[in-house]
This record gives sequence, C1' cells and structure tokens, in this order.
RNA sequence: GGAGUCGGCCAGGCAGCCGCUAUGGCGACAUAGAGGAAAGUCCGGGCUCCGCAGAGCGGGAUGCAGGGUAACGCCCUGGCGCGGCGACGCGACGAAUAGGGCCACAGAGACGAGUCCCGUUAGGCCUUCUGGGUCUGACGGGGGUGAAACGCGGCAACCUCCAUCCGGAGCAACACCAAAUAGGCAAGCGUGGCAUGGCGACAUGCCGCGGCCGGCUCGGCCGAGGCUUGCGGGUAGGUGGCUCGAGCCGGCGGGUAACCUCCGGCCUAGAGGAAUGGCUGCCGGUCCCACCGGGCUCGCGCUCGGCCGGGACGACAGAACCCGGCUUACCGGCCGUCUCCCGCU
Repeated sequence: GGAGUCGGCCAGGCAGCCGCUAUGGCGACAUAGAGGAAAGUCCGGGCUCCGCAGAGCGGGAUGCAGGGUAACGCCCUGGCGCGGCGACGCGACGAAUAGGGCCACAGAGACGAGUCCCGUUAGGCCUUCUGGGUCUGACGGGGGUGAAACGCGGCAACCUCCAUCCGGAGCAACACCAAAUAGGCAAGCGUGGCAUGGCGACAUGCCGCGGCCGGCUCGGCCGAGGCUUGCGGGUAGGUGGCUCGAGCCGGCGGGUAACCUCCGGCCUAGAGGAAUGGCUGCCGGUCCCACCGGGCUCGCGCUCGGCCGGGACGACAGAACCCGGCUUACCGGCCGUCUCCCGCU
C1' cells in the first nucleotide's frame, strides 16, 4: 500500500419567523416533544379479564454440553461437523436394537431377499474319458450396477419414541361515570256504560265517545292506544389504565464471556382520528464541472493535493399499554481489533 474479518458509534448543526401536543401559570409566558430500527407482529415476559389455571386426552414448540436471564425458539463459553490460506463464519447437532414408512436412476436384488456373468460343489445323462458337455439342486467366493449390496445399512427438516416447556383471549384487555331513543321492572293517575259467558285474566254483543272517508246526513272502517315519577341493564360520549421502569448514565468489584452484586447521579414523548411540522439564511459532509500547483508522458491523457466559484445528493422510515429478543429496510460517514498478500528498511 492492497484485500478482508469482527465489534462499536453517528444518522447533519445553529439562528429567525409561522404553527401543533402535553404540563405549570389568572395571564404574559416557560419547559418538554420519535427511532436504530418506532417497522414485520415472528418468539418470550409483565399487566388485565375469563370457573385462579389441578388432572387426563388432544394439539403445539424446542432438542450437543454447561451457563446467563423474569422468560425465550434469545445470548455467552466449550465440544463436534462443514466452509475459508487465515482472521472468522454457518449448523433443528436427542434416539435407527420399540414399531410403521421410504431409499430416485442404474441394477438380478434396496432390507422382503435374490442369481445377470464367472466360479465352487452334489446327483442324473451323454461322450472323443486324470478331461469335457448338458439337466436339476446347493454355496454366495469373485465381477458388474449404485450414494449405499445384506452389515443389526441409511433417512426422524417422514410418522413415531424419549426429554423439557406451553390454559385461553388480549389495552378495541379491563375498571368507573353516564345523554337521547327504544325496550324491562315498580308506583300513581287514566283505561265510558250495560248485558252474557268465565273462579280469574279476558272474550263477545248493543248503546255511547274519538279519528278517517273534503264539509253535513246516512253508511262504512279503525281505535280505546296512554301520561308522570323512580329504579336497573346497555349504547353514544367521557375518565382512568398511560408511562418510575426486569429504567438510563458513571464507577468499584466478581466472572473467559453472556451477565451479576454494591455505590453515586438522573427523570427522558404520552397523542388518541391521533401532536412531534413548514419556510428562509449561514456553517458543515460527499460527488461532479471549472480554476491553480506538483509528478509521469513527444502528445492525447493518467494521478496527487488545494480551492475563490457553479451544480447535484442527503437514505430507511413515524411512537399508540410497556419491556427483552429475532428478522427485515437503510444515502453516507467515523473509530477500534485481528488476518492474508505485496513492497521498503
């Protein structure tokens, strides 16, 4: 100098003007106001309710060993396997002698057994007879196929077995206050008169009353429905839950580490149809153009540094009860650790 590995950090800054939310204040005003992932909602907890959560069946998850943790499928250390020259990275990594299932292609045969070729061997027959041929059996020795060929084979990211863990739903949980309308219960008032039936609720008929058929008469149809007060449930709406918490920062100590004990300091969004924004100026970052200087080159051009100027870029993404993780997205930049290669001393 080049190429990498692992770990950590930042995510533009300042000022002015106009706005939004919360808290405090009579008011003027003051203070605070998104992230490393707030995301995906994939795991694990807290919290709340549901017969308080026990047993059985079913279902699901995890799976080397030890440790960390509130818990985990997360993290740390070690072993083993694989990849890399290396720093290092990746790993569903229990059981195949409980049982079932599967093992492509090739091959006779894939766990049931089996004979394609060669070979060994028993018996029968033929023969040119220390031999050869043929038929029926036995052996499984060699070859060939294949990832694997009979060996208690391989596969559990197939069923299964073993071990461990898991009740369900979720802040739209849940608790409280509570309007109008409708419905429920209770009380009071009202619910015409007569007759018949019925213990009664009530039913039927006649007369009367009210409404409608534009008004009147006749006639027809319909109705007798309610009002007031109180109580209770529920809805709209409102309030709480709502941010002090397995919290953050610093230090001593323990531990290889993850992490833990102790001490000191700090308070750091709480909205809820949902605030955290917009504009302007200056500074700063990266890149390009122009300009200046150095090196190489005949030249075109290449490269290094500077900078008065001009231009471009500035990502991914927006809390919604709260934490611990994982995964995914991301313009760029900074710091440190270690490895490999090349050159010089």